[in-house]
RNA sequence: GGAGCGGUCCGGAUGGUCGCGGUAUCGGCAACGGUAUCGAGGAAAGUCCGGGCUGCGCUGGGUAAGGAUGCCGGAUAACGUCCGGCGGGGGUGACCCCGGGAAAGUGCCACAGAGAGCAGACCGCCCUGCUAUUGCAGGGUAAGGGUGAAAGGGUGCGGUAAGAGCGCACCGCCUGAACCGGCAACGGAUCAGGGCAUGGUAAACCCCAUCCGCAGCAAGGCCAAAUAGGGAAGCAAUAGGCGUGGCCCGCGCUGCUUCCGGGUAGGCUGCUUGAGGGCGUCGGCAACGGCGUUCCCAGAUGAAUGACCGUCAAAGGCUUCGGCCUGAACAGAACCCGGCUUACAGGACCGCUCCGCUU
RNA sequence: GGCGCUUUAGCUCAGUUGGUUAGAGCAGCGGAAUCAUAAUCCGCGUGUCCGGGGUUCGAGUCCCUGAAGCGCCACCA
Numbered sequence: 001g002g003a004g005c006g007g008u009c010c011g012g013a014u015g016g017u018c019g020c021g022g023u024a025u026c027g028g029c030a031a032c033g034g035u036a037u038c039g040a041g042g043a044a045a046g047u048c049c050g051g052g053c054u055g056c057g058c059u060g061g062g063u064a065a066g067g068a069u070g071c072c073g074g075a076u077a078a079c080g081u082c083c084g085g086c087g088g089g090g091g092u093g094a095c096c097c098c099g100g101g102a103a104a105g106u107g108c109c110a111c112a113g114a115g116a117g118c119a120g121a122c123c124g125c126c127c128u129g130c131u132a133u134u135g136c137a138g139g140g141u142a143a144g145g146g147u148g149a150a151a152g153g154g155u156g157c158g159g160u161a162a163g164a165g166c167g168c169a170c171c172g173c174c175u176g177a178a179c180c181g182g183c184a185a186c187g188g189a190u191c192a193g194g195g196c197a198u199g200g201u202a203a204a205c206c207c208c209a210u211c212c213g214c215a216g217c218a219a220g221g222c223c224a225a226a227u228a229g230g231g232a233a234g235c236a237a238u239a240g241g242c243g244u245g246g247c248c249c250g251c252g253c254u255g256c257u258u259c260c261g262g263g264u265a266g267g268c269u270g271c272u273u274g275a276g277g278g279c280g281u282c283g284g285c286a287a288c289g290g291c292g293u294u295c296c297c298a299g300a301u302g303a304a305u306g307a308c309c310g311u312c313a314a315a316g317g318c319u320u321c322g323g324c325c326u327g328a329a330c331a332g333a334a335c336c337c338g339g340c341u342u343a344c345a346g347g348a349c350c351g352c353u354c355c356g357c358u359u
Numbered sequence: 360g361g362c363g364c365u366u367u368a369g370c371u372c373a374g375u376u377g378g379u380u381a382g383a384g385c386a387g388c389g390g391a392a393u394c395a396u397a398a399u400c401c402g403c404g405u406g407u408c409c410g411g412g413g414u415u416c417g418a419g420u421c422c423c424u425g426a427a428g429c430g431c432c433a434c435c436a
Base pairs, nucleotide, nucleotide: 001355002354003353004352005351006350007349008348009347010346012312013311014310015309016308017307018306020039021038022037023036024035025034026033027032041330045341046340048339049338050337051336052335053216054215055214056213060249061248062247063246066212067211068210069209070208071085072084073083074082075081086099087098088097089096090095100207101206105205106204107201108200109199122145123144124141125140126139127138128137129136130135153171154170155169156168157167158166172196173194174193175192176191177190179188180187181186220269221268222267223266230260231259232258233257234256235255240254241253242252243251262435263434264433276295277294278293279292280291281290282289283288315326316325317324318323360432361431362430363429364428365427366426369385370384371383372382378416387403388402389401390400391399409425410424411423412422413421
């Protein structure tokens, strides 16, 4: 200098004028006005997971079904998230991707191909027979060809009619045993057995282990106002029906459901101090946790958080090197947190890898 | 704000143990017939199966993730 890998952060600053929402305070009978102070994000988003909170009388007991997760250990309120390892695969490398069980059972493997899961003779090779130089019939053979996503270990020697784990050596694989290291996944080395039986698919059914009751702030609680506790259909007849999740038990309520109607569309609460942020220190490889200190940092309800002007600035473009121009993206809280995913103009920083050159 | 559903040809919809080249009706185009048009008859084409990843030999179908559209949810008696 070039190419690349992993990660962190910012995503305008400042002054003026006008304006909006909350809170406190002052003035005012009130409407309102003055002053002070605070006022969007890294994703506030998608609502894909997990919790808190609230209700379903105390969600209480049982059972089956369903859903989710899935190497091991840890973190956490919890998780499908994160951290550290292990194994397999990819990359020269930094690094990235994947993860229970296919010798419990069932299903499926189209087309092509002779044969697709109990393996299998189309070509080839070999043997035998015949009316045999080319052919036909029968048999043997999985080393070679061909088909396919996939054809039942590899190399060599022996062996054979030709071949073949058919036999042997080495390598690989599987099973069992004890040993060493590790909490474990697993790794290492040893012995014995097996010629290899055990193809793939579980984001097919399934098996094993663990977890999960259902609903959602339009949850829920309080107050106020108003109206016709009206009509129709269906179901049921207390051994019933309903109580949001299937069934049973228990408990509670007493007609229930749907449709057509009637009334109000107002206020308070939940509502923002929280698994909270910053800094320091200690423990831990880390995720994270302990302690100390400090800060208060949006609560709207047709829904505030803005507009204009000036100055400056990162970066970019043009240049007659004087300067001039542009000067921002994705997007906006709505009960609150922890994650994941997706969108994002421009920019800053840290660590690392490979290649080339120079000293 | 919360919850649920759908997306396949120009339009309305089918598509099940995942399998060769995805169908139907209407519409459209060409031809026949008619003096001509319609109806009728014959023939034809049309698809990024909403986008992107993954599982599998193979995906409209299974899994993950995004996009667009639609619907429902207030209280009182």
Molecule: RNase P RNA; transfer RNA
Organism: Mariprofundaceae bacterium